[in-house]
The RNA shown here (Guanidine-I riboswitch aptamer) has 117 nucleotides and comes from Parvibaculum sedimenti. The coordinates come from a structure-prediction model, not an experiment, and the mean pLDDT is 80.
RNA sequence: UUCGGCAGCGGCUAGGGUUCCGGUUUCCACCGUUACGGUUGGAAGCGCUGGUCCGAGAGCCGCAACCCGGUCGGUGAACAGCGGCCGGGUACACGGCGGGACAAAAGCCCGGGAGAC
Numbered sequence: 001u002u003c004g005g006c007a008g009c010g011g012c013u014a015g016g017g018u019u020c021c022g023g024u025u026u027c028c029a030c031c032g033u034u035a036c037g038g039u040u041g042g043a044a045g046c047g048c049u050g051g052u053c054c055g056a057g058a059g060c061c062g063c064a065a066c067c068c069g070g071u072c073g074g075u076g077a078a079c080a081g082c083g084g085c086c087g088g089g090u091a092c093a094c095g096g097c098g099g100g101a102c103a104a105a106a107g108c109c110c111g112g113g114a115g116a117c
Stems, first nucleotide, its partner, number of pairs: 008063005015054002020051002022048001023046007030038003065090009092112001094115001098110003
């Protein structure tokens, strides 16, 4: 300098929309009423504090994995290799436009991308 590989799983949250629930508006029907109401049903609409749902590489927690050290066990020539337990470590990370899926959107996926330093 170039090329390649790795960066896992689960839970939660920031965030997200509207399939279902709930809420709400209008209309229709029904019931009651003296003029409006109903713990009733249907249709169309509205993301609308919420429940269900989606959800972070650069957020959190846990588990796994890998590396280093120690210790124990069986085998063994062995300080190798295999397994258990304990301790430590796993750095850094600014980031579009656009497109994609699911009902739809998003910090999800394209993507530790393009680009910038």